[in-house]
Order: sequence, then structure tokens, then C1' cells
RNA sequence: GCCGAAUCCCCGGCCGGCCAAACCGGGGAGCGGAGGACCCAAUUCGUUGGGGCGAGUCUCGCGGUGAUCCGCGAGAAGCGCUCACCCCCAGGAGCGCUAGCCCGUCAGCUAACUCCGCAGGC
Repeated sequence: GCCGAAUCCCCGGCCGGCCAAACCGGGGAGCGGAGGACCCAAUUCGUUGGGGCGAGUCUCGCGGUGAUCCGCGAGAAGCGCUCACCCCCAGGAGCGCUAGCCCGUCAGCUAACUCCGCAGGC
């Protein structure tokens, strides 16, 4: 410097020689996310739970399975990188990725209000 919400400031502790950094705790600002009325939307299903963060989802085929699960393949969609092009946007080609985690039977939207997070990577 770049991606990303993941930054800035103050106070205290660590620190009984002094100062600073790192670290720990607290507070404030900012940013991100969730919950949460009226109105509106929805209502017929009713646990095979459902929902959220995130690109990380959906559909089909084959095989296995108790299975909606797993494996392989194809397609769709999304995300990233490189190259070319380009004032910018849009559009092209190639390659790669589609993880992980959380809530705990409960969540449409949502003012007031409440809660959580401020990592990591190059």
C1' cells in the first nucleotide's frame, strides 16, 4: 500500500526509577451485522425443524445410503485472479473457488429500543 465492517481517540493496569511500544481491562466516536412496532407484505405448508454471517448457493443425472446425507459428473448462479480492450461503465478470453462458523426450535419488513463484532490475509 491492497482486500475486508474490522479503524480512531481517551483512561487504567502490566510498571514502585522515568518514558514509550506490545499486551490486558474499561469508555467514547465511527463502521459492519443481528434482533425488534404501526403500516405494508405474507397467511392454505406446520419439524423432513428453521434462521443468520459469508461469493461459498441452486438444479439435474448416476452410484451408495435410513436420509433432503455422501461421492462423481453436468448445468445455472455467485466470487476472485490474469490477459486483452477501455476516459469511465458495460462487455470479451483463460484459470481458480463455492469453505467455515454461529443462534438453538425462534426471527418477513420494521421507528423507538436492545444485542454482537471491529478479525484475518496478501
Notes: Model confidence (mean pLDDT): 78 of 100. A computed fold for a 122-nucleotide RNA from a Solirubrobacterales bacterium, annotated as c-di-AMP riboswitch aptamer (ydaO/yuaA leader). It matches the Rfam family "c-di-AMP riboswitch aptamer (ydaO/yuaA leader)". About the family: This family represents a conserved RNA structure found upstream of the ydaO and yuaA genes in Bacillus subtilis and related genes in other bacteria. Of the family's consensus pairs, 92% are formed in the model. The sequence was found by an Rfam model in a public genome assembly.